[in-house]
């Protein structure tokens, strides 16, 4: 010294990508700013510049006086004069410009070139050079000619030029001197890494030098040696991408001691002769880029940067040259060429901010045309000094870092005020704020008031060895009256930014409605938005704050450290194989690779650490560490390496042997298809799901002979065997290769992998030249079908098949590269070898199942590894675009290798997991099919819905699960609609005030009525008689009232549907990383998740069942209103009596697979039977788990939000919910003889009844009407049941069927029957003769049939709830439709197959 989220999915574990929290930054933008101190400040246009400056300096080198200022001074002018001007004199300080001398190659500035010995490190130089500077030696004689400025022309516009005439030097020459210089020859001697260096020499030969100045203190000058500085060159190492850049290269390579050049090596550069050099360990070629120290980020390794401070290199408008010079190929010199800009008198000229400051452009962006040489530094000068945009300094900018402050204690009435909620109240802003008290950094004013100057100059002195050093004096400060100190006044002068679903600290209201908008991802917003915009609260940070861009981090996400490759990207089709990597066992030697010892070097500054120094902190000073590198040199020598030498175990060979569809060539073989010829034979074949098409009376198919010709080889045959893949199958022959086994005779590491390269490599495809029977792309036909350029059928060419090219891919698959070691088992096959008791069993190398440790993200792999290791080698890095485009190489082409970007999206993906779903699978069920019976759909009517319509035809429901539903009953009311008249505290609640006693009630007039107007009658308690109070109505006010007005997608309740199916879950344990699994599955069984066994599960809810009600049988009690067997009586159980029986309502019993056989697993249960009124649930009801459908209802109720308040409240007439070309659902009545009609006659149940039922009677053909007994009901009454039974009669017809529709005439309720009610009577007498396609119910007291009742209701059922009569038929079964349970299985589905989803069209 290593930190994670977040985003794929219902939901998981992985892979893997996007994203984000962090630090940085020469930054930029918004928004905001009190102060200081330090750093820092054109990243673009190496664009293009006005203006000032940035390099001079020395008069102690020289000739000289333009100009300043002394002197001395003839004269002149002006003034009274003083004087002041003008004027000589270079005499004196001093000095413009000139000669001369050093300097300008430093300092400062960019980052264009440049991929290089440019830089970095480290060594060389025996190949080199260095002004000033230090130290040493030796010199410094003698002479000469010019020339510049000055002055005089000449010319130009100008710059400038050219000419003549004077003259000087530390400028320029000659000459002397001369060596330890150079250069040549000669002796010795000595070293080295090759050329080759060094000493020495009384050798010898030849060549080359100077300058003065001057205040006399000194600076200077030539030579030569040596030093120290700076340079020059060489060499190892290391320094970006791209092979879609693979060959390059002619001065290239290298030699001849060639020859020029240089300070010096060298193709550096000529002349000749050779042909070599570089390259896959990346030459050449493009691209991009100063390099380093360092900086930032990281745990580290890396990764990215190199701005600002050092070093080192390039450049200095562009490009080219040399020149002077100690250094230059020279930023503020020079010459030429090009641009660009200026200047002209058009003829010519002049310039170069990548110095400082400044302008213009360009750009998101980057600054003062400030001060001074005071100190550091530099250049000249003895020196004083000049000069220095080099430095120091001061502006300007929050650019960055670091300090500092906006105040500190105390204050609850928890103040106004904001803003919220469950609102008369409470939380909150918040001790926060007024107030009280105290501090003064910082501000303001006053005053003092620094260091940086050790040090230099200048004058005096002292010491000692003519130069130096002490000491006293004197003078130098831009920054500055700055820092800083002190008083003295006052809380005074000073707070913002972002953010508030999640990651992420941080929540409410409002508005607003897929709209404005948000966003870093993943996503917010469609009427209740912690996500937009605003409040008000809260977080983080704070003179900053957030954005945006860049860069490392997190990413182990390019992985040395630290990934993977059966299925998530990703093992090359397969082999050999040269270079490379890597390589057995022993000895010896060597040290190159490793590892230690000293040494050198690795600048400074930067990190880091300790200590000081600016009040503190960045900051800065000093001292150490580091600086993992590079080099010299001594050592170690276990490993790896190089070298000898040896071994057998790797490999290799040799001998024996068995084995195989291993390869090639050639031969041969029989059955089948087809086809040819004959025979035989007659109508069809043939082919399909079904057919047509084809073939066939010119004789097909079927048959028999006998020919042809091609291909594939039946049985054996297999989980078999063989090859490197590819891939091989009839017999049989040549040739030919492999492994095994067995020996253990021979070589003696000879291995193993394997980029380049070579080779082989299925089908299909090309070439050329055969063959051509079957099969069959294409193509034609017929079928299917909406269409069928497909699947089915007829037929059919390329092709298959063979020889010889060329092609080089495949799901070339074990989706698993080779080769070697090492790890448990059980099992079966093939080949060999062995051992044996002939039962078995060892070993070798294959070939397969299973499973154990381990592995693996799971599935799964598991001595044939996906385990554990080692080598080689090939691949892979989000997902599409894309194996595409472009280049290239190959191909005859077809095309095959190689292989990007743009731009797009946050996922693309594997594995398992629950679920749905399946025209997958099994089991099992249900009136689901089947077997039956009746329907319905065709007709007319009812009724309901759709659609039209309308003023309105109020609303609602929409597969099943709306459609005779809500509505168990619209003529007004109902009524929610529509026209019209009408009201606004209101038809209705509660509250206040006034007035009046009522109010209701009867009654009149106007209205269609709602309404207006009168008229008559009309209260109670209390009391101090004044009044008070209750209660009603009426009129006003104001909170309110109302709404059948949206929103069932905000809601509660309620209800429907799967589905009365048999399932839905929980605890605890157990498996799995996990989602989940187990249970609950499974074998039996059952109506059932019912029970039974059986199991890693044991247990347990809710459901199933049972408990409840009706019914069926029997007892018990009990007989009115009910019953009547027997006795009495009667028209009549009426009446007496009876309680036996029927009933009738309590309570009891009784069915439990309780008993027997059998079957089963010793079970459950299940099949038969006994008894029993009923047998396996006896029949029927109520009862409806988890959950599903945003199912239905805001129109039963309730509620939330929204909405409308002289109206979307409310009253009133009157109309509409009743419309009708149509369509569609439920029903009802038929079509008739198992029937109509007519007459006679039997037998229920279960209900209703007082604003009720209403009896006998009576009149009416009838509906009714009168009438008014009984009944608050086992008593009365509704109430005659009908079908049937027993006769007649009708005779198969649109009828004696069937009745709609229609007219008259009536009747009933009701204010009222026009729109719009039922019912009657007579009359009329439609459609219809049994229903296409397709569809409904229903398994027994059930379908069918037949009447009776009752809600609702004035009145209105063909509808709905009930009741009872009569009373069938079939189920063989579970292929098949439907729906449901249930194990499986398959998926790319999860909004869940009404999914997903893909191609095309057409709009944008």
């Nucleotide at each position: 010294u290593u930190a994670g989220a977040g985003u794929u999915u219902g939901a998981u574990c992985c892979u893997g990508g996007c994203u984000c929290a962090g630090g940085a930054u020469g930054a930029a933008c918004u928004c905001u700013u009190u102060c200081g101190a330090u750093a820092g400040g054109c990243c673009u246009a190496a664009c293009a510049c006005a203006u000032g400056c940035a390099a001079g300096u020395c008069g102690a080198g020289g000739g000289g006086c333009a100009u300043c200022a002394c002197a001395u001074g003839a004269g002149g002018u002006a003034g009274c004069a003083a004087u002041a001007c003008c004027g000589a004199u270079g005499g004196u300080g001093g000095c413009g410009a000139c000669c001369g001398g050093c300097g300008c190659a430093c300092g400062g500035g960019u980052g264009a070139g440049u991929a290089a010995c440019a830089c970095g490190u480290a060594u060389g130089c025996a190949a080199c050079c260095u002004g000033c500077c230090u130290u040493c030696a030796a010199c410094a004689a003698g002479g000469g000619g010019a020339u510049a400025a000055c002055u005089c022309g000449u010319u130009g516009a100008a710059a400038g030029a050219c000419g003549g005439a004077c003259u000087a030097a530390u400028a320029c020459c000659c000459u002397a001197u001369a060596a330890c210089a150079c250069a040549g020859g000669g002796c010795u001697c000595c070293c080295g890494c090759a050329u080759g260096g060094g000493a020495a020499u009384a050798u010898u030969u030849g060549u080359u030098a100077a300058a003065g100045a001057u205040u006399u203190a000194u600076c200077g000058g030539u030579u030569g040696a040596a030093g120290a500085u700076g340079g020059g060159c060489a060499u190892g190492c290391g320094u970006u991408c791209c092979a879609u850049u693979a060959g390059u290269u002619a001065g290239u390579u290298g030699g001849g001691g060639g020859g020029g050049g240089u300070a010096a090596c060298g193709g550096c550069c000529c002349a000749c002769c050779a042909a070599g050099g570089c390259a896959a360990c990346g030459a050449u070629g493009g691209a991009u880029a100063g390099g380093g120290g360092a900086a930032c980020u990281g745990a580290g390794a890396g990764g990215u940067u190199u701005a600002u401070c050092c070093c080192c290199c390039a450049c200095a408008c562009u490009g080219g040259u040399a020149c002077u010079g100690a250094g230059a190929c020279a930023c503020g010199g020079a010459c030429c060429a090009g641009a660009c800009u200026c200047c002209u008198a058009c003829g010519g000229g002049a310039g170069g901010c990548a110095g400082c400051a400044g302008u213009g452009a360009g750009g998101a962006a980057u600054a003062u045309u400030g001060g001074u040489c005071a100190a550091u530094g530099g250049a000249c000068g003895c020196a004083a000094g000049u000069c220095u945009g080099a430095a120091c300094c001061a502006g300007c900018c929050a650019c960055g870092u670091c300090g500092c402050g906006u105040g500190a204690a105390g204050g609850a009435a928890g103040a106004c005020g904001g803003c919220c909620c469950u609102a008369c109240g409470g939380g909150u802003u918040g001790u926060a704020a007024a107030c009280u008290u105290c501090u003064u950094u910082u501000g303001u004013a006053a005053g003092g008031g620094a260091a940086u100057a050790a040090a230099g100059u200048g004058a005096g002195u002292c010491a000692c060895g003519u130069g130096u050093g002490g000491c006293u004096u004197u003078u130098u400060g831009c920054a500055u009256g700055u820092a800083c100190c002190u008083u003295a006044c006052g809380a005074a002068u000073a707070a913002g930014g972002a953010u508030c679903g999640g990651c992420u600290a941080a929540c409410u209201c409002c508005g607003u409605g897929c709209c404005a908008g948000c966003a870093g991802c993943c996503g917010c917003g469609g009427u209740a938005a912690u996500a937009c915009g605003g409040a008000g609260g809260a977080u983080c940070c704070g003179a900053g704050c957030g954005u945006u861009a860049u860069c490392c981090g997190g990413a182990u996400u390019u992985a040395u450290u630290g990934g993977g490759u059966u299925u998530a990207a990703a093992g090359g089709g397969u082999g050999c194989u040269c270079a490379g990597g890597c390589g057995g066992g022993c000895c010896a030697u060597u040290a190159a690779g490793u590892c230690g010892g000293c040494g050198g070097u690795g600048a400074a500054a930067u990190u880091u650490u300790g200590c000081g120094g600016c009040u503190c902190a960045a900051c800065c000073g000093u001292a150490a560490a580091a600086g993992u590198g590079c080099c010299u040199u001594c050592g170690a020598u276990a490993c790896u390496g190089g070298u000898g030498g040896u071994c057998u175990u790797g490999a290799g060979u040799g001998u024996g042997g068995a084995u195989g569809a291993g390869g090639u060539a050639g031969g041969c073989g029989g059955a089948a298809u087809u086809u040819g010829u004959g025979g035989u034979g007659u109508a069809g074949c043939g082919g399909u799901g079904a057919a047509a098409u084809g073939c066939a009376u010119a004789g097909a198919u079927a048959u028999c002979a006998c020919g042809a010709g091609g291909a594939a080889c039946u049985c054996c045959g297999a989980u078999u065997g063989c090859u490197a893949a590819g891939g091989c199958a009839g017999c049989u022959u040549a040739c030919u290769a492999a492994g095994c086994c067995a020996u253990a005779a021979c070589u003696g590491a000879c291995g193993c992998u394997c980029a380049a390269g070579c080779a082989c490599g299925a089908a299909g495809g090309c070439g050329u030249g055969g063959g051509g029977a079957u099969c069959a792309a294409a193509c034609a036909g017929g079928a299917u079908u909406a269409g069928a350029u497909a699947c089915c059928c007829u037929g059919g060419u390329a092709g298959u098949c063979c020889a010889c090219g060329c092609a080089g891919u495949a799901a070339a698959c074990g989706a698993u590269g080779a080769u070697u070691a090492c790890u448990g088992g059980c099992u079966g096959u093939u080949u060999g070898c062995g051992a044996u008791a002939u039962a078995u069993u060892g070993u070798a190398a294959g070939c397969g199942g299973c499973u154990g440790a381990g592995c693996g993200a799971a599935a799964g792999c598991g001595u044939u590894a996906a385990g554990u290791a080692a080598u080689c080698c090939a691949c892979c890095u989000g997902g599409g675009g894309a194996g595409u485009a472009c280049g290239u190489u190959c191909g005859c082409a077809a095309g095959a290798a190689u292989g990007a970007a743009a731009c797009u999206c946050a996922a693309a993906g594997g594995a398992a997991u629950u679920g749905a779903c399946g025209g997958g699978g099994g089991c099992c069920c249900g009136c689901a099919c089947a077997a039956g019976c009746g329907g319905a759909g065709g007709a007319a009517c009812a009724u309901g819905u759709g659609g039209u319509u309308u003023a309105a035809u109020u609303c609602g429901a929409a597969g099943c699960a709306a459609c005779g539903c809500g509505a168990a009953g619209a003529a007004c009311c109902u009524u929610a609609c529509c026209a019209g008249g009408u009201c606004u505290u209101g038809a209705c609640a509660u509250a206040c005030c006034a007035u009046u006693g009522a109010c209701c009630g009867u009654u009149c007039u106007a209205g269609a009525g709602a309404u207006a107007g009168g008229a008559u009658u009309u209260u109670c308690c209390c009391u101090u008689c004044g009044g008070g109070g209750a209660c009603a109505a009426u009129g006003g006010a104001u909170a309110c009232a109302g709404g059948u007005g949206g929103u069932g997608c905000a809601u509660g309740g309620u209800u429907g549907u799967c589905g009365u199916c048999a399932g839905c879950u929980c605890g605890u344990g157990u498996c799995g990383u996990g989602a989940g699994a187990u249970g609950u599955u499974g074998g039996g069984u059952u109506a059932a998740g019912u029970c039974c066994c059986g199991c890693a599960a044991c247990g347990a809810g809710c459901g199933c069942a049972a408990c409840c009600c009706c019914u069926g049988u029997c007892g018990u009690u009990a007989g009115u209103u009910g019953c009547c067997a027997g006795c009495a009586u009667u028209c009549a159980g009426u009446u007496g009596g009876g309680g036996a029986c029927u009933c009738u309502a309590a309570c009891g019993a009784g069915a439990c697979u309780g008993c027997c056989a059998g079957u089963g697993a010793c079970a459950a249960a299940c099949u038969g039977g006994a008894g029993g009124a009923a047998g396996g649930u006896g029949g029927g009801g109520a009862u409806g788990a988890c959950g599903u459908c945003a199912a239905a209802u805001c129109a039963u109720c309730a509620u939330g939000c929204c909405c409308c308040u002289u109206a979307u409240g409310a009253c009133c007439u009157g109309g509409g919910c009743u419309a009708c070309a149509c369509a569609c659902g439920u029903g009802c009545u038929a079509c008739a003889a198992u029937g109509g009609u007519u007459g006679g006659u039997a037998c229920a149940a279960a209900g209703a009844g007082a604003a009720g039922c209403g009896a006998a009677g009576c009149g009416g053909u009838g509906a009714c009407g009168u009438g008014g007994a009984g009944c608050a009901a086992a008593c009365c009454u509704c109430a005659u049941a009908a079908a049937g039974c027993c006769a007649a009669u009708c005779u198969c017809a649109g009828u004696u069927c069937g009745g709609a529709u229609u007219g008259u005439a009536g009747g009933c309720u009701g204010c009222a029957a026009c729109u719009c009610g039922c019912c009657u009577a007579c009359a009329u007498g439609a459609a219809g003769u049994u229903g296409g396609a397709a569809u409904c119910g229903c398994u027994a007291g059930u379908a069918a049939u037949c009447g009776c009742g009752a809600a609702u209701c004035a009145g209105a059922a063909u509808g709905u709830c009930g009741c009872g009569g009569u009373g069938a038929a079939u189920a063989c079964g579970u292929u098949c439709c439907c729906g449901g349970g249930u194990c499986u299985u398959g998926u790319a589905c999860a909004c869940a197959c009404c999914g997903c989803c893909c191609g095309u069209c057409a709009a944008g």